[in-house]
């Protein structure tokens, strides 16, 4: 340099163009002598960024940025 894949809460990971799901973690409560485990509940994502298409975009298209695979 060519080709391809990926970018979503603190971390991991889903989502047919139509309310962004779940796990871990975290917080509160129950339980406990305390802690852990367990149980119940809560908070936490302007979906890398800038544009385009569309009634509607995490999803489709383009630019940019970042990460990775492969070929040379």
């Nucleotide at each position: 340099g060519g080709u391809c894949u990926c970018c979503u809460g603190g971390c991991c990971c889903a989502a047919u163009g139509g309310u962004a799901a779940g796990g871990c973690g975290u917080c509160u409560g129950a339980c406990u002598a305390c802690g852990g485990a367990u149980c119940a509940g809560g908070a936490g994502a302007u979906u890398g960024u800038c544009g385009g298409u569309u009634c509607g975009a995490g999803u489709c298209c383009g630019g940019c940025g970042g990460a990775g695979a492969u070929c040379a």
Molecule: transfer RNA
Organism: Cantharellus anzutake